[in-house]
RNA sequence: GGAAUAAUAGCAGAGUUGGUCAAUGCGCUGGAUUGAAGUCCCAGAGAUAUAGGUUCGAAUCCUAUUUAUUCCACCA
Repeated sequence: GGAAUAAUAGCAGAGUUGGUCAAUGCGCUGGAUUGAAGUCCCAGAGAUAUAGGUUCGAAUCCUAUUUAUUCCACCA
């Protein structure tokens, strides 16, 4: 330098043909329970890498950029 894949909450990780409120587990906060803690129960907060485009409507399609991984090539 070229190609491929990926980027969703603090971590992991789904998302169907583009259409209801973006799941779930762990963690976090509050409550209930307990002598106290743990377990269990109830409730809650928190995310679509960035910027554009297409569309009535984008996590999903297109383009560019950034980052990560893998493969190929090259160089002093």
Molecule: transfer RNA
Organism: Bacteroidota bacterium